[in-house]
Large-subunit ribosomal RNA, domain VI from a Bacteroidota bacterium, 252 nucleotides, folded computationally.
Context: one part of a larger RNA
RNA sequence: CGCAGGAGAUUUGCGAGGACCUGACACUAGUACGAGAGGACCGCGUUGGACAGACCUCUAGUGUACCAGUUGUUCCGCCAGGAGCAUCGCUGGGUAGCUAUGUCUGGAUGAGAUAAGCGCUGAAAGCAUCUAAGCGCGAAGCUCACCUCAAGAUGAGAUCUCCAUUGAGGGCCGUGGGAGACUACCACGUUGAUAGGCUGCAGGUGGAAGGGCGGUAACGUCCGUAGCCGAGCAGUACUAAUUGCCCGAAGA
Numbered sequence: 001c002g003c004a005g006g007a008g009a010u011u012u013g014c015g016a017g018g019a020c021c022u023g024a025c026a027c028u029a030g031u032a033c034g035a036g037a038g039g040a041c042c043g044c045g046u047u048g049g050a051c052a053g054a055c056c057u058c059u060a061g062u063g064u065a066c067c068a069g070u071u072g073u074u075c076c077g078c079c080a081g082g083a084g085c086a087u088c089g090c091u092g093g094g095u096a097g098c099u100a101u102g103u104c105u106g107g108a109u110g111a112g113a114u115a116a117g118c119g120c121u122g123a124a125a126g127c128a129u130c131u132a133a134g135c136g137c138g139a140a141g142c143u144c145a146c147c148u149c150a151a152g153a154u155g156a157g158a159u160c161u162c163c164a165u166u167g168a169g170g171g172c173c174g175u176g177g178g179a180g181a182c183u184a185c186c187a188c189g190u191u192g193a194u195a196g197g198c199u200g201c202a203g204g205u206g207g208a209a210g211g212g213c214g215g216u217a218a219c220g221u222c223c224g225u226a227g228c229c230g231a232g233c234a235g236u237a238c239u240a241a242u243u244g245c246c247c248g249a250a251g252a
Base pairs, nucleotide, nucleotide: 001152005163006162007161008160009159010158011157015149016148017147018146021049022048023047024046025045027043033038051106052105053104054103055102059100060099061098062097066093067092068091069090070089071086072085073084074083075082076081110144111143112142117137118136119135120134169247170246171245172244173189174188175187176186177185194240195239196238197236198235199234200233201232203229204228205227210223211222212221213220214219
């Protein structure tokens, strides 16, 4: 831009893509078979491997915006307490998110037409013959079935609801996002929980500063389930989404 008004929602499926794997063990059954040694088909159950998809409850990573410890040095006048730099200075942990080594799921089943092959009936050719007419069985393969996309399928499909010509609807703009290179997409814009802040909770760290007491001191202990706390979950209009502008209808 199109799909001859506009918006929202739900769909059909032309067609396209993906997947299709496999081991071991137990039972059937030490049965059929076999002199014995050995040892099944069919069927059923359990448990794995690799592969694929999804997810983060658990386990394990990362987590340079979280917490603590600690070395050197500079500074905050000094002490105490801090800040900067040194690979995030180093070390021990770690929320969300993202991950696999973790968790869950999948390749199930059935149908149709067949291949090799196996058959029925059956002539040519009084017999025979699966084939010449006719009919059937038969594979991890083919077509469906399973999963995903899908009406630009210009052949542009279908259904439902709503709206306007008394301006429907869309865009710009702003606050943001489990969306994202940009764009797009999605949520919200005061008739508001969209983001920030604040409050509470979860979660992390591990007991702050200050003071008291004990010790020469390092340090310990009490006030104290402390202090701090990024992304998590809720609540709350305190802050910012203000006011507006542009495009745009009239159809058989």
The full RNA is in RNAcentral, with records from ENA.
Model confidence (mean pLDDT): 87 of 100.